[in-house]
RNA sequence: AUUUCAUGCAGAGUGGUUGAGGGACGAGCCCUUUGACGCCACGACAACCGGACAGAACAAACGCGUACCGGUGUCAACUCUCUCCUGGGAAUACCAGGGAACAUGAGAU
Numbered sequence: 001a002u003u004u005c006a007u008g009c010a011g012a013g014u015g016g017u018u019g020a021g022g023g024a025c026g027a028g029c030c031c032u033u034u035g036a037c038g039c040c041a042c043g044a045c046a047a048c049c050g051g052a053c054a055g056a057a058c059a060a061a062c063g064c065g066u067a068c069c070g071g072u073g074u075c076a077a078c079u080c081u082c083u084c085c086u087g088g089g090a091a092u093a094c095c096a097g098g099g100a101a102c103a104u105g106a107g108a109u
Base pairs, nucleotide, nucleotide: 001109002108003107004106005105006104007103008102013042014041015040016039017038021031022030023029026082027081028080043075044074045073048071049070050069051068052066053065055062079101084098085097086096087095088094
């Protein structure tokens, strides 16, 4: 880099530093000098992967669980919403479903 599978309506922030942008892209909308993004420290959430423990006496397999150790991830807004298709609808409103894209994890090449 390409690709496969799973998940994406829940959850979780303070301090320091810096100083103007940020929320992937486009449109909207929003956050932000009452300090954004980034970085650092500590903390928290979660339970994708490995281990441990537990399960029904043992073994294997296996999914559920605990959050104890390790590897990631995450901590404004449903992935902030929409974009394309289908259905409902008088409708450019709105509602439902699917897709695309994106993100994260695990695997393959």